[in-house]
Description:
Predicted 3D model of a 121-nucleotide RNA (FMN riboswitch aptamer (RFN element)). The coordinates come from a structure-prediction model, not an experiment, and the mean pLDDT is 80. It matches the Rfam family "FMN riboswitch aptamer (RFN element)". A reference for the family is Gelfand et al. (1999), "A conserved RNA structure element involved in the regulation of bacterial riboflavin synthesis genes", Trends Genet.
RNA sequence: CACGGUCUUCGAGGCGGGGUGAAAUUCCCCACCGGUGGUAAAGCCCACAAGCGGCAGCAAUGCCGCACGAAUCGGUGCGAUUCCGAUGCCGACGGUAAAGUCCGGAUGAGAGAAGAUGUGU
Numbered sequence: 001c002a003c004g005g006u007c008u009u010c011g012a013g014g015c016g017g018g019g020u021g022a023a024a025u026u027c028c029c030c031a032c033c034g035g036u037g038g039u040a041a042a043g044c045c046c047a048c049a050a051g052c053g054g055c056a057g058c059a060a061u062g063c064c065g066c067a068c069g070a071a072u073c074g075g076u077g078c079g080a081u082u083c084c085g086a087u088g089c090c091g092a093c094g095g096u097a098a099a100g101u102c103c104g105g106a107u108g109a110g111a112g113a114a115g116a117u118g119u120g121u
Stems, first nucleotide, its partner, number of pairs: 005117006016030004031101002033091002035048004043089002051066006071087005093104003
């Protein structure tokens, strides 16, 4: 340094103010938040994960689908839909006065990250 094995740890943030109302952190006005890998540093470029449904399977799991969604302009630069400036946009499922921010599945799962150990070159 590379590959595979075993193990450990880590692995998501956000409703504050006002209005209406019998009731809203759910509606309206303002506010606030941004998983993992890649790449010029990214919620909205590419890839992936969590949720729900269907099919197959004893199961582990796999495949398909849905929600998987959302960005433009200007500037700098060799290079940026990533930086800087401006203006926008998006946000699973169940519950409940209609929820990205509350409660719940979840002391869960997971893309992955770091480390330990051993082996080989």